[in-house]
RNA sequence: CCGUGCUAGAUGGGGAACUAGCGGUGCCCUGUACCUGCAAUCCGCUAUAGCAGGAUUGAAUCCCUGUUUGAGGUUUUGUUCUUCAAGGUCUGCCUCUGGCAAGUGGUGAUGAGAAUCGGGCCCUUCGCAACGAAACCUUUCGAACCCUGUCAGGACUGGGAAGUAGCAGCAGUAAGGAAGUUAUUUCGUGUGCCGCAGGUUUUACCUGGUUGGAGCUAACUACCAUAGUAACGCUUGGAGAGUGAGAUCGAGGGCAGGUGCACGG
Numbered sequence: 001c002c003g004u005g006c007u008a009g010a011u012g013g014g015g016a017a018c019u020a021g022c023g024g025u026g027c028c029c030u031g032u033a034c035c036u037g038c039a040a041u042c043c044g045c046u047a048u049a050g051c052a053g054g055a056u057u058g059a060a061u062c063c064c065u066g067u068u069u070g071a072g073g074u075u076u077u078g079u080u081c082u083u084c085a086a087g088g089u090c091u092g093c094c095u096c097u098g099g100c101a102a103g104u105g106g107u108g109a110u111g112a113g114a115a116u117c118g119g120g121c122c123c124u125u126c127g128c129a130a131c132g133a134a135a136c137c138u139u140u141c142g143a144a145c146c147c148u149g150u151c152a153g154g155a156c157u158g159g160g161a162a163g164u165a166g167c168a169g170c171a172g173u174a175a176g177g178a179a180g181u182u183a184u185u186u187c188g189u190g191u192g193c194c195g196c197a198g199g200u201u202u203u204a205c206c207u208g209g210u211u212g213g214a215g216c217u218a219a220c221u222a223c224c225a226u227a228g229u230a231a232c233g234c235u236u237g238g239a240g241a242g243u244g245a246g247a248u249c250g251a252g253g254g255c256a257g258g259u260g261c262a263c264g265g
Stems, first nucleotide, its partner, number of pairs: 001265006009057003012030004020046005034054005063258007072249016092232001094228002097225003102221003105217003114211007122199003126195002128192002130189006137180005147172004155164003
């Protein structure tokens, strides 16, 4: 150095969670890397850390060590975005109310503000008018009988002439009904300022006059203060998705090195 046969070893690994701790089943990531039984209300072990049984490979591309790279997971923190909740006593936007004459606008020598006088607006009495109702008046209707006049027929009295009472009818009226217009009378009223008076405004408004001589006005913007509003911005908290920094675990890959036994040639 080669061949043969054995042995150590290997036949997946990792993360989170669970656990006093370790491993497994289950979940997740890599990836293809034996079989059977046990096992999340767990199963089995004790820092030599799955247990029990069997199989394959086997001294190196496969085992071990170091180094490098590194999928992925967990966690802390910064930042961006999305979403949920709360907050109006953080806070802008947006509203309400009040103020303010800085700006704009309006008004003012055809006279501001201010002062003052009168009137209106407001209330009341009376008169008047209007309106409404009633009365009066005119016309008409209107009483079986208990209204009037005339009273046919009929009834009664009378010897008779005639008389008496009197229904119906007719005419006219009472009570009452209907219609009407004019004059008049009575009553009434948030009808009116028409007339005459008397009040009053404690201030607003309108109007006329006097004094006087330059402002007045919050309509809009700006500013200040109070109150409100959770849609948006803002503040706080939660969930999620990215990205940066840190910590931790880390499969796989690369590189380098190391490592048996026996026999034979």
Source information
Model confidence (mean pLDDT): 75 of 100. A computed fold for a 265-nucleotide RNA from a Vulcanimicrobiota bacterium, annotated as Bacterial large signal recognition particle RNA. Of the family's consensus pairs, 92% are formed in the model. It is recorded under the gene name ffs. Its Rfam family is "Bacterial large signal recognition particle RNA". By type it is a non-coding RNA gene. For this family Rfam cites "Prediction of signal recognition particle RNA genes" (Regalia et al., Nucleic Acids Res, 2002).